[in-house]
This is a predicted structure of a 1463-nucleotide RNA (small-subunit ribosomal RNA) from a metagenome.

RNA sequence: AGAGUUUGAUCCUGGCUCAGGAUGAACGCUGGCGGCGUGCUUAAUACAUGCAAGUCGAACGAGAACCGGGAGCUUGCUCCCGGGGGCAGUGGCGAAUGGGUGCGUAACACGUAGGCGACCUGCCCUGAAACGGGGGACAACGGUUCGAAAGGACCGCUAAUACCGUAUGUGGUCACGGGGUCACAGCUGUGACUAAACUCGCGCAAGCGGGGUUUCAGGAGGGGCCUGCGGCCCAUCAGCUAGUUGGUAGGGUAACGGCCUACCAAGGCGACGACGGGUAGGGGGCCUGAGAGGGUGGCCCCCCACACUGGCACUGACACACGGGCCAGACUCCUACGGGAGGCAGCAGUAAGGAAUAUUGCACAAUGGGCGCAAGCCUGAUGCAGCAACGCCGCGUGAGCGAUGAAGGCCUUCGGGUCGUAAAGCUCUUUUCCCAGGGAAGAGGAAGGACGGUACCUGGGGAAUAAGUCACGGCUAACUACGUGCCAGCAGCCGCGGUAAAACGUAGGUGGCAAGCGUUAUCCGGAUUCACUGGGCGUAAAGCGCACGCAGGCGGCCUGGAAAGUAGGGCAUGAAAUCUCCCGGCUUAACUGGGAGGGGUUGUCCUAUACUGCCGGGCUUGAGGAUGGGAGAGGGAAGCGGAACUGCCGGUGUAGUGGUGAAAUGCGUAGAGAUCGGCAAGAACACCAGUGGCGAAGGCGGCUUUCUGGCCCAUUCCUGACGCUCAGGUGCGAAAGCUAGGGGAGUGAACGGGAUUAGAAACCCCGGUAAUCCUAGCCGUAAACGAUGUACACUAGGUGUCGGGGGUAUUGACCCCCUCGGUGCCGAAGCUAACGCGUUAAGUGUACCGCCUGGGGACUACGGCCGCAAGGUUAAAACUCAAAGGAAUUGACGGGGGCCCGCACAAGCAGCGGAGCGUGUGGUUUAAUUCGAUUACACGAAGAACCUUACCAGGGUUUGACAUGUGCGUGGUAGUGAAGCGAAAGUGGAACGACCCUAACCGGAGCGCACACAGGUGCUGCAUGGCUGUCGUCAGCUCGUGCCGUGAGGUGUUAGGUUAAGUCCUAUAACGAGCGCAGCCCCUGCUGCCAGUUACAAGUGUCUGGCGGGACUGCCGGUCAUAAGCCGGAGGAAGGUGGGGACGACGUCAAGUCAGCAUGGCCUUUAUAUCCUGGGCUACACACACGCUACAAUGGCCGGUACAAUGGGCCGCUAAGCCGCGAGGCGGAGCCAAUCCCAGCAAAGCCGGUCUCAGUUCGGAUUGUAGGCUGCAACCCGCCUGCAUGAAGUUGGAGUUGCUAGUAAACGCGCGUCAGCCAUAGUGCGUUGAAUACGUUCCCGGGCCUUGUACACACCGCCCGUCACGUCAUGGGAGCUGACAACACCUGAAGCCGGUGGGCCAGCCGCAAGGGGGCAGCCGUCGAAGGUGGGGUUGGUGACUGGGACGAAGUCGUAACAAGGUA
Repeated sequence: AGAGUUUGAUCCUGGCUCAGGAUGAACGCUGGCGGCGUGCUUAAUACAUGCAAGUCGAACGAGAACCGGGAGCUUGCUCCCGGGGGCAGUGGCGAAUGGGUGCGUAACACGUAGGCGACCUGCCCUGAAACGGGGGACAACGGUUCGAAAGGACCGCUAAUACCGUAUGUGGUCACGGGGUCACAGCUGUGACUAAACUCGCGCAAGCGGGGUUUCAGGAGGGGCCUGCGGCCCAUCAGCUAGUUGGUAGGGUAACGGCCUACCAAGGCGACGACGGGUAGGGGGCCUGAGAGGGUGGCCCCCCACACUGGCACUGACACACGGGCCAGACUCCUACGGGAGGCAGCAGUAAGGAAUAUUGCACAAUGGGCGCAAGCCUGAUGCAGCAACGCCGCGUGAGCGAUGAAGGCCUUCGGGUCGUAAAGCUCUUUUCCCAGGGAAGAGGAAGGACGGUACCUGGGGAAUAAGUCACGGCUAACUACGUGCCAGCAGCCGCGGUAAAACGUAGGUGGCAAGCGUUAUCCGGAUUCACUGGGCGUAAAGCGCACGCAGGCGGCCUGGAAAGUAGGGCAUGAAAUCUCCCGGCUUAACUGGGAGGGGUUGUCCUAUACUGCCGGGCUUGAGGAUGGGAGAGGGAAGCGGAACUGCCGGUGUAGUGGUGAAAUGCGUAGAGAUCGGCAAGAACACCAGUGGCGAAGGCGGCUUUCUGGCCCAUUCCUGACGCUCAGGUGCGAAAGCUAGGGGAGUGAACGGGAUUAGAAACCCCGGUAAUCCUAGCCGUAAACGAUGUACACUAGGUGUCGGGGGUAUUGACCCCCUCGGUGCCGAAGCUAACGCGUUAAGUGUACCGCCUGGGGACUACGGCCGCAAGGUUAAAACUCAAAGGAAUUGACGGGGGCCCGCACAAGCAGCGGAGCGUGUGGUUUAAUUCGAUUACACGAAGAACCUUACCAGGGUUUGACAUGUGCGUGGUAGUGAAGCGAAAGUGGAACGACCCUAACCGGAGCGCACACAGGUGCUGCAUGGCUGUCGUCAGCUCGUGCCGUGAGGUGUUAGGUUAAGUCCUAUAACGAGCGCAGCCCCUGCUGCCAGUUACAAGUGUCUGGCGGGACUGCCGGUCAUAAGCCGGAGGAAGGUGGGGACGACGUCAAGUCAGCAUGGCCUUUAUAUCCUGGGCUACACACACGCUACAAUGGCCGGUACAAUGGGCCGCUAAGCCGCGAGGCGGAGCCAAUCCCAGCAAAGCCGGUCUCAGUUCGGAUUGUAGGCUGCAACCCGCCUGCAUGAAGUUGGAGUUGCUAGUAAACGCGCGUCAGCCAUAGUGCGUUGAAUACGUUCCCGGGCCUUGUACACACCGCCCGUCACGUCAUGGGAGCUGACAACACCUGAAGCCGGUGGGCCAGCCGCAAGGGGGCAGCCGUCGAAGGUGGGGUUGGUGACUGGGACGAAGUCGUAACAAGGUA
């Protein structure tokens, strides 16, 4: 520091995700040791048990057990004295600290800085003064008594440092004065009031000493109150407030104060966010980050709040009191049912909840605290130990040597590689571990140590006791095998898995970290992705539709003042801990001690005065005004005009008119349409008219008048910063829509009809209501767009246009030059992701406002506001996706455009589609009808009766029908093979009977057995090679260098011509080159030469073979750009590629083929191999494709007669001759072929005859029969011949094929395969031999350029909505049911305060009576809680209902993307 992910690729925008660090963690697997820390984040849920706050006898009375002494005597009891002092009591201090928790609290609670002249302060310290003299009680105790208990009641006795008078008054308080201060301070006068407690030690005592008490002053520390500033979310909370705000008086408090009460006034708070809602203890700090920030508040420290829930006071220096009290409530427990008891958010511990959090430990030795004079007691504070890898830190699980690179595992191309010096083995060490011995510091002063026989030290033993976990497709470091087969599974994102998975599982290996490693959760980071540092808004999300304008923000030039902001310095404070640096202590580190530093928007004092603000004075350039001119569809109102449309009236006139792609509906003989005249009405204003004008925008268009707003130019006369922007607010605001009343010609939603269509709720046509128009009022939206907020300044120009001014010139108007304002185009710099913008900025700056933060959900829901309604405005969440987007690029595509080509169309000729037959395919059938091909279909197949053959049935064989290797065996061996059995295969085995080498048996070969293995037309053409098809013989496809572009990419290859051609020329940021094209090759046409058999009668003219020539736009003319080329001509056998062939660029189709061959992987192995017999591939209701033969007279038949070429031939072609009607047979000459044969080769043709238009003398299917041939064999299932039979068919619907010249068409001939042949196929050969092409609009295919695109699996693309099904979240909903905070009324505990006075009462006064005072009771205000009630806020749930999201293949249509077929 970045990376992955949108695309075919690119740049940008933008979200999602990852790598890092952290944690009071949890979970999975694993686990050796030590140190230091940390450990209920959930139920402030409920708690058994124990402990956590007592202490003082030196304040006081009493005094048990026990001890001593004495007395009485009933000798084991009583009493007395002394000692002793448990338990309890009076009294004092403490119990308000310490410890826990984070419920509540958005607050002066906290932090920080100040204030109190408005305050308190026990214990402690300092100082001053004092402690005289009296009195009356109450506990304990005793007695009586109630109660189960807890607890009481009554009577009686008693002490004190308990309580109450009184004296004194240093002092203090209060009242009234003096003086004084900013201010009731301090100072001072008078008066009134106001204290106390004693105890211990020593001592005979006096007294001394200690502790304590009282009053006052001060200190230290602690606390209370007030204030400035700071720190959460929601405005879908906008108004809140009755003690409310202030005053007066009183009460209350330690103290100010509406803190409380009465009265008076009507204030107070709020967009700088009141009030309300939600959430939350705050801080020091902690985590993260470069920082700014963001997140957080566990441990430790400070503050606050709370103590079962709520309320209340008492005591006290301090409490409204965690281990005190009273009351109410809930809960738990006890009970004798009458009543009682309790409060772990102290330490342990239990239950519960939860993913989850420890011992009912030891000790007061240390530190600290309470009490005490002290000894001491108490202390779950604390110090320690225990449990937990929960965290941080440290250590170890060994070190060195060791290659036959062992065994074994895994992989393998079988060679090897790897685990791997790893192991073993040898040598060594002992941290850790075990055993044994010694043994602390921690204790200031002798003893005293929970930890602890611990740390540490020493000795001994022995490599001994000690390694896992996660990952290995990319990000991201680390790869193979097997298994699995869109299954099982993985996954943080992208994504893996459908038979070759480095992504699943396992194994081996490797990488990372390590007593841990992973996962999950959460936070920061990366994220400049809320942007202060540090972002944006033309098209990606984002400029309010426009204007005016209050608050707010910002503001020209000169000058004076003061000093708020600002800046500098001093002082104070910012606790400690933490952090950084330095030094030190534990062996190191973690941890920890010391020192320094750092840290504030803080306070205060001093200083500075440039800038900003404030106060004052001035200026004119910003702004405004004045004067003189000017343009204009700017706005309102009134009036007027012509054309057209429509209607009505009348005339002429007759059959149509209208409308469309074509029609129909409609109108019309009751007279339309057409035409002429007249009249009426409404709406809109042709031409002018213009990227012309005006307006803030919406918008504004005939003419005239009138009222009125703004703008521009000129002059530089006036004011003197009066300015800019603008949240909220206010106004204006197209169309449609709404209300009321008019109006209504044309147009025209809805609606009706006619068409179109599969349908047509549309597009087209005929009608037509609202609306469109006017008046008044609503609505307030829009692609309200320049998708560009307003204002100002600055930054090259060129060119057009509108309005004004100046100059020059002119008689004048133009022209020309300058200038101000508007409106366009093109462009410099610059900007921009690009497109583009570019003085009218999207450039460079300033000011202010608005707005954005992934897509969908959602221009939505709920709530608020507005509206008559429609609806508008403001505006979420759940859930879901890994994208959604912008610009540009290359393709592909378009029912986009341009140019061009092709038998593509057109023009022609012959066909196919109808018939019969042949063949193939689909389908069906079948035991099987083997398989493949599907732009395929007379294709693989250039020959299925057996064979072929792969299929089926049946019968056999198992090292096999075939190959190789090894071992063993084998001489009458291998091989041949009779009879018998069998359908055959096979079995059987008589008989016959070998080879090579030879050293004479070994060996080889063969055969047999066994083992390895063979075999497979089994699967995968989507694992492959090779070959092939297709686009397409189309003219294209690329590269190097350069140049352009951020880049994909472009340029070149485009353009102007030209060509069959990216063929060539020219232009040109391109210049060249490659694969294609063309040419080179073959055949053919003319010709020369050579050779010549078997051709020919000879000779070389034909012919055969070979080698050459010939054609190149070379020549002439025209044309074109002086080009390429094109047109015409000459010559020539041939002329512009002469004709034909071979030849097929980069690539596309996962095209075809595992069944031609080869081949990876998988499967099979007495079978999916192999052999055989028979069957099938030849089936047959049908459908299609390719063909043949026909339908006849340009013909059929009969007779005669003429002319080819290519080819083939020895298991072959086969002559002559003979036989047969014929197929054919007999025959056997010749020929390995320019010789012989097929074959005298042909047929159409020509000549003659016949038939005469018919299902025929056409046509030949079908069938019968008799024969021939091949073959082991023609039943399924061959061909041919004779005779007989004689079907459909009379030129073929929609549609469709081939062909542009020796072509089509017609005619026959040959050949391959082959025993034969289902060949009418295929491939060649010659014979006869046409027609037509105007042309490129259209169909199909293709090429180039261009355009649009939401396509890129590329239009067979993409994609929308309803419906149906499933899942999920959510809105509404009659309601139902909780929670919370208030309000009104009722009841009203405890308690404080007040009142009352009839019950009761020790202290003071009084001789007494009585008084003063008090207590209880009662009453009242307040008051927790409860009750009732209507509302509010917020949840849950709800029949039904609304839309939404998602889901592999559902239904219907086709809306959008191309002109998407109606932009």

The coordinates come from a structure-prediction model, not an experiment, and the mean pLDDT is 84.